[in-house]
Context: one part of a larger RNA
RNA sequence: ACCAAUAAGUUUACUUUUGUAGCGAAUUUAAUAACAAGAUAAAAAUAACCUAAGUGUUAAAACGCGCUUUUAGUUACAAUAGUAAGAUCCGAAGCUGAGUGAUCUAACCAUGAACAGGCUGAAAUUUGUCACUAGCAAUAGUGCUUGGAGGGCCGAACCCGUGUCUGUAGAAAAAGAUUGGGAUGAUUUGUGGUUAGGGGUGAAAGGCUAAUCAAACUCAGUUAUAGCCGAUUUUCUGCGAAAUAUAUUUAAGUAUAGCCUACAAAUAAGAAAGUUAAGGGGUAGAGCUCUUUUGUAAGGAGGGGGGCAUUAGCCUUACUGAGUUAUGAAAAACUACGAAUACUAACUCUUUUUUUUGUGGAGUCAGAUAGUGAGCGCUAAGGUUCACUAUCGAGAGGGAAACAGCCCAGAUUAAAAAAUAAGGUCUUUAAAUAUGAUUUAAGUGAUAAGAGUGUUAAAAAGUGUUCACAAUUAUAAAGUGGGCUCGGAAGCAGCCAUCUUUUGAAGAAAGCGUAACAGCUCAUUAAUCUAACUUUUUUGCCUCGAAGAUUUAUAGAGACUAAAAUCAUUACCGAAUUUUUAAAAAGUAAUAUAAAUUACUUUGGUAGCAGAACGAUCAAUAUUAAUAAAGUUAACUUGAAAAAGUUAAUUGCUAAAUUUGAUGCGAGCAUAUUGGU
Numbered sequence: 001a002c003c004a005a006u007a008a009g010u011u012u013a014c015u016u017u018u019g020u021a022g023c024g025a026a027u028u029u030a031a032u033a034a035c036a037a038g039a040u041a042a043a044a045a046u047a048a049c050c051u052a053a054g055u056g057u058u059a060a061a062a063c064g065c066g067c068u069u070u071u072a073g074u075u076a077c078a079a080u081a082g083u084a085a086g087a088u089c090c091g092a093a094g095c096u097g098a099g100u101g102a103u104c105u106a107a108c109c110a111u112g113a114a115c116a117g118g119c120u121g122a123a124a125u126u127u128g129u130c131a132c133u134a135g136c137a138a139u140a141g142u143g144c145u146u147g148g149a150g151g152g153c154c155g156a157a158c159c160c161g162u163g164u165c166u167g168u169a170g171a172a173a174a175a176g177a178u179u180g181g182g183a184u185g186a187u188u189u190g191u192g193g194u195u196a197g198g199g200g201u202g203a204a205a206g207g208c209u210a211a212u213c214a215a216a217c218u219c220a221g222u223u224a225u226a227g228c229c230g231a232u233u234u235u236c237u238g239c240g241a242a243a244u245a246u247a248u249u250u251a252a253g254u255a256u257a258g259c260c261u262a263c264a265a266a267u268a269a270g271a272a273a274g275u276u277a278a279g280g281g282g283u284a285g286a287g288c289u290c291u292u293u294u295g296u297a298a299g300g301a302g303g304g305g306g307g308c309a310u311u312a313g314c315c316u317u318a319c320u321g322a323g324u325u326a327u328g329a330a331a332a333a334c335u336a337c338g339a340a341u342a343c344u345a346a347c348u349c350u351u352u353u354u355u356u357u358g359u360g361g362a363g364u365c366a367g368a369u370a371g372u373g374a375g376c377g378c379u380a381a382g383g384u385u386c387a388c389u390a391u392c393g394a395g396a397g398g399g400a401a402a403c404a405g406c407c408c409a410g411a412u413u414a415a416a417a418a419a420u421a422a423g424g425u426c427u428u429u430a431a432a433u434a435u436g437a438u439u440u441a442a443g444u445g446a447u448a449a450g451a452g453u454g455u456u457a458a459a460a461a462g463u464g465u466u467c468a469c470a471a472u473u474a475u476a477a478a479g480u481g482g483g484c485u486c487g488g489a490a491g492c493a494g495c496c497a498u499c500u501u502u503u504g505a506a507g508a509a510a511g512c513g514u515a516a517c518a519g520c521u522c523a524u525u526a527a528u529c530u531a532a533c534u535u536u537u538u539u540g541c542c543u544c545g546a547a548g549a550u551u552u553a554u555a556g557a558g559a560c561u562a563a564a565a566u567c568a569u570u571a572c573c574g575a576a577u578u579u580u581u582a583a584a585a586a587g588u589a590a591u592a593u594a595a596a597u598u599a600c601u602u603u604g605g606u607a608g609c610a611g612a613a614c615g616a617u618c619a620a621u622a623u624u625a626a627u628a629a630a631g632u633u634a635a636c637u638u639g640a641a642a643a644a645g646u647u648a649a650u651u652g653c654u655a656a657a658u659u660u661g662a663u664g665c666g667a668g669c670a671u672a673u674u675g676g677u
Base pairs, nucleotide, nucleotide: 001677002676003675004674005673006672011085012084013083014082015081017079018078019077020076021075022074023073026040027039028038044051054065055064056063088231089230091228095221096220097219098218099217100216106195107194108193109192110191111190112189113188114187115185117154118153119152120150124146128144130143131142132141133140134139158182159181160180163178164177165176166175197213199209200208201207234613235612236611237610238609239608244257245256246255247254248253258364259363260361261360262359263358264357265356266355269353270352271351272350273348274347275346276345278344279343285337286335287334291331292330293329294328295327296326297325298324302320303319304317305316306315307314308313367392368391369390370389371388372387373386374385375384376383397408398407399406412583413582414581416580417579418578419577423573424572425571426558427557428556432570434569435568436567437566438565439564445560450544451543452542454541455540457538458537459536460535461534462533463532471528472527473526474525477501478500479499482496483495484494507522510521511520512519584603585602586601587600588599589598590597591596614666616663617662618661619660620659623655631650632649633648634647635646636645637644638643
C1' cells in the first nucleotide's frame, strides 16, 4: 500500500405529543384462579387542618388561584422527543486505592580485592669517634650522610568521557575512531545487605529510583470526564434554513426569540403593480436665522504706551481692538428651507398562493465576496464595524484563457431539432477574412500627474499679389566722442536729456565685446523669391513619463495594420434558458367520488424536518427438495432505485413464497481493530 472480516442512536423506568385499538364517567391482567386494594380522571383553594364552587391571606377587605362558559378519560401497542442511567462509537493528560520493584542506578553498611614503571625528595636524623662556625665548656647552628612524606609530578592496567570526525532506518534505542582527564585516593572494584512512590536517595543536574520520573511500574475504581478532534453503514420522494438579537466566568458552548419542517385549525387574507391635493419625517441637496469656525473692507467702544497736570482731568498714538455695518465662505454632533426613494394606511385592478394561531421535531448563533451609503484606518488592505441589495454558502450549465462570491441563467428524466441570453464570428474554436463611414502607426490595442512643432476635427482673431511668413544678398549713416561724471566713459559703469539732419531705412541704441576705442549682431529698410502664413481656445487618437525578481507572462497562443479604436447596419454562432416530442412523480380543479381520464402547475439543494419503500438474520404460517435445495460464474430480462427474476455452466443438501413479529440488520473512509498478501 492493497484485500477480507469486525466496527457506532441501544436497553429499562417515568413523562410529553401524535397515530391505532379496547372500554367509557369511568379506565386498569401488579403478581395470582378470582375478588379486594392501589393508580389516573371526574373540583378547587391552602404549608396544613377545617372548608368547598369556592378558597387562601386579613380584624374586615382589596388581591391571588379557581367555578359559573357544562362538553372524556383511561389502558395497551407503535412512533417522536425529554429526564435518570456508560446512553451513538473511539480518544486524553490525570485522580484514588491495593500491591510489585534498589540484578539498572543513588547513598550507606558488612566482608574481600586492585593500582607496571619512572620522577621529585617534607618532617626526622647524638647513625657518624664526618666537616665548618660560635663558645673556656656543656652545647648550639649550618652543611654532608641517612631518611622516604604528599587528596605531589610523568605515565600503563583500571576508572572517566574534553574536543573533532564517523554513525543517525546505526554494527550499537548513546556506539566506533582519534584526541583527552584522573591514576595512593573525597580512588576503583567483586559479593552480600539496608532505604520504596508525595516516599527513597541526591558533593543538587529536578538528577537517579530496571531503555519509564516536576512524582516509577502493575492491577482495580473505569465504559473517569472531555462545551475538543475524528467517525457514524440501503434506496427514492416532498419541503428546506442559519451564520442575527438578547443573556451568559460568555465569546469554538448554551438558553429564549428570529429563520426551516410536519400535523391540526382558523378566517380571508398574503404577495406583486397602480392610485391618493392620505400620513409623519429632517437624510441628499441647499442655505447662513441660530450654534461653532472663517476671508476682505469700513468703523472704532474699551484697554496699553507717551506728554502736561497731580484729586478726578486734558492732549496724543506707525500699539491692541469688542459689539456693529458691508460683502464672501465651512459644518456628523448648525437649520429661517428641503427632495427622490423607503415606510404606514386606505382604495382599485390583475395575477398568484399564501397568511395567522396552536402542537410535535429541528438545525443555525466562525459567514464570504460584489455594488451602494457610512464609521475606524492613510477616503491603505483579499482590513475592520454597521445599513440596504445580490450571489456563493446550499447552485450545476454558458461567458470572463484557467478563476466559490463578477455577467447571463436556476439542472424531474430521455432523444433529437429549433429560437435565443451574456459573450462572440482569421486559425486554435461553433459562427462575417460582413457592409458603410472615420481615427490610430504606437503591435498602441492594461496605468497617473506632467510634457509633446506626432496627428484628427472644430471655433475665434489677424497678416497676405498694394507681395505676407521664412530664407538669401545688402543696409544699419551724419551733427556726435550728446551733456555731466570720471584716471578713462566714444550707443552699451552711473546721472540728465533723448533732439536734429541725410534718407528707401537706420534707437543719442535691445544684446555680446574693449582698460577706453575698435569689432560682431538686433531693431529699421531695399532687393531676390513666391502663395500662403501667424496667434489663441476646444477636441479624438497617439508618444514620452513606464524599473523586479523560475519563463516571453497585463490580447490565453498563433498571428493581425485590421483580425485595433469609434459610430451605424444586417446576418449567423452560442447554455442543462425557452419551444417542440415522449415519459415519471406530486398538487389543484372538473367528470367521477375506489381507481381512472382531461386541463393547468410544480419537481437544484447542505444542516435539517416529513413521507414511502428495498434488502439481511431469526421466529410463526402454509409448502418445496438426489425427477437436484442453497451457493459460485456468465449472459439476458424487469423495476425510478435499493433490488428481484430467468437461462446456461458448475456443484451437491437443505431451502423458503405469502402475511406477520423480533432485531447483535446494511460500510468506502474513524493516522479505526484483527488477519492475510